Bacterial RNase P class A from a Nocardioidaceae bacterium, 417 nucleotides, folded computationally. Its Rfam family is "Bacterial RNase P class A". By type it is a ribozyme.
[in-house]
RNA sequence: CGAGCCGGCCGGGCGGCCGCGGCAGGCGCAAGCCUGUCGAGGAAGGUCCGGACUCCACAGGGCAGGGCGGUGGGCAACACCCACCCAGGGUGACCUGCGGGACAGUGCCACAGAGAACAGACCGCCAACGGCCGCGGGCCUUCGGGCGCGCGGUGCGGGCAAGGGUGAAACGGUGGUGUAAGAGACCACCAGCGCCCCGGGUGACCGGGGCGGCUCGGUAAACCCCGUCUGGAGCAAGGCCAAGUUGGCGGGUCGCCACGUGCGGCCCGCUGCGCGGACGAUCGAGGGCUGCUCGCCCGAUGUCCGCGGGUAGGCCGCACGACGGCGUCGGUGACGGCGUCUCGAGAUGGAUGGCCGCCCCGGCCGUCGCCAGUGGCGGCGGCCGGACAGAAUCCGGCCUACAGGCCGGCUCGUCCG
Numbered sequence: 001c002g003a004g005c006c007g008g009c010c011g012g013g014c015g016g017c018c019g020c021g022g023c024a025g026g027c028g029c030a031a032g033c034c035u036g037u038c039g040a041g042g043a044a045g046g047u048c049c050g051g052a053c054u055c056c057a058c059a060g061g062g063c064a065g066g067g068c069g070g071u072g073g074g075c076a077a078c079a080c081c082c083a084c085c086c087a088g089g090g091u092g093a094c095c096u097g098c099g100g101g102a103c104a105g106u107g108c109c110a111c112a113g114a115g116a117a118c119a120g121a122c123c124g125c126c127a128a129c130g131g132c133c134g135c136g137g138g139c140c141u142u143c144g145g146g147c148g149c150g151c152g153g154u155g156c157g158g159g160c161a162a163g164g165g166u167g168a169a170a171c172g173g174u175g176g177u178g179u180a181a182g183a184g185a186c187c188a189c190c191a192g193c194g195c196c197c198c199g200g201g202u203g204a205c206c207g208g209g210g211c212g213g214c215u216c217g218g219u220a221a222a223c224c225c226c227g228u229c230u231g232g233a234g235c236a237a238g239g240c241c242a243a244g245u246u247g248g249c250g251g252g253u254c255g256c257c258a259c260g261u262g263c264g265g266c267c268c269g270c271u272g273c274g275c276g277g278a279c280g281a282u283c284g285a286g287g288g289c290u291g292c293u294c295g296c297c298c299g300a301u302g303u304c305c306g307c308g309g310g311u312a313g314g315c316c317g318c319a320c321g322a323c324g325g326c327g328u329c330g331g332u333g334a335c336g337g338c339g340u341c342u343c344g345a346g347a348u349g350g351a352u353g354g355c356c357g358c359c360c361c362g363g364c365c366g367u368c369g370c371c372a373g374u375g376g377c378g379g380c381g382g383c384c385g386g387a388c389a390g391a392a393u394c395c396g397g398c399c400u401a402c403a404g405g406c407c408g409g410c411u412c413g414u415c416c417g
Base pairs, nucleotide, nucleotide: 001413002412003411004410005409006408007407008406009405010404012359013358014357015356016355017354018353020039021038022037023036024035025034026033027032041388045399046398048397049396050395051394052393053234054233055232056231060294061293062292063291065230066229067228068227069226070084071083072082073081074080085099086097087096088095089094100225101224105223106222107219108218109217122164123163124160125159126158129157130156131154132153133152134151135150136149138147139146140145172190173189174188175187176186177185191215193212194211195210196209197208198207199206200205238316239315240314241313248307249306250305251304256280259276260275261274262273263272264271265270266269286298287297288296289295324341325340326339327338328337329336330335360386361385362384363383364382365381366380367379368378369377370376371375
């Protein structure tokens, strides 16, 4: 000087004029006015996670459903963050990971190929064994032939999965022994798997040594299995006040009991049936636990179901927090402890806007100067540009968007000293 990797920060400032919302104070009968002070974000966006808080509700178990999936740590918690392990990518700084299980089970692996899980012979290799063909010669003979042997050929029977081919992937790799030709058939080394031992580490794992069957695909981001976590709704949650209509209509529901009532029987004060039935007690029609179930709770004019009517106003929730700034200590780090300072928007058709001037940042052009000089830096002038984007209960994250600019660390390459 160039190319890259990782992390952090800013993203407008000042002044003037007019105009907004909260709070405090003052003036005013009131309407309202004046002063002071505060007033959108790094993402306020997405609504993808985790919580706080509120209610169901006094709130427990199981199943389903859902989340997570290497180890250790952080945190209120998490699918987040930190550190490490393993695997893969990269020269490297670094980046990526739906990171437990394929020997619980069920699926799938198209096409090509002989064969895709205990498979397989397309091209091929083999004359050792049997068969067939040819040649030679030996022995025997009842002269028709019989019995052997040697050599050569032939992949007919048979043997092979080492070589080649197909494919994303082919049932270990290299070298040798052996064989007719081969093959973990056997041997050496290696990889893998199983078992045992030693060392390091909290651990995931790492390193080393020994023994052995020789070798038992892939896919779970397919279903599934294993481990672990998990109630449901949500500030339009949920409370309070005021006002107003019609203190509305219908459904639904037992049994026990004092008593009342209708009909009947009879021994005229007993009894049978039906209806009503207060207090009480109790059953349990129904309802709730926002998927099911156990269990629990409410429950007789109340819950509940259906229809209809009125109201849509005001206040609280509403910002003191797992908060923030600074300093210091511990920690590799995420983060935590201690001390100190401060109170930083709270709207509700929904507030911070408009105009002007100056400054700032960046780009291009022109010009001048400097330097280690095809480039860079600085001054002046002109023109152009200044991003993404607006709180609504609040926090911790993740993801997405962003004109322009700054800072720090690290890696590689080249050159000079």

Source information
NCBI's taxonomy places the organism under Bacteria, Bacillati, Actinomycetota, Actinomycetes, Nocardioidaceae.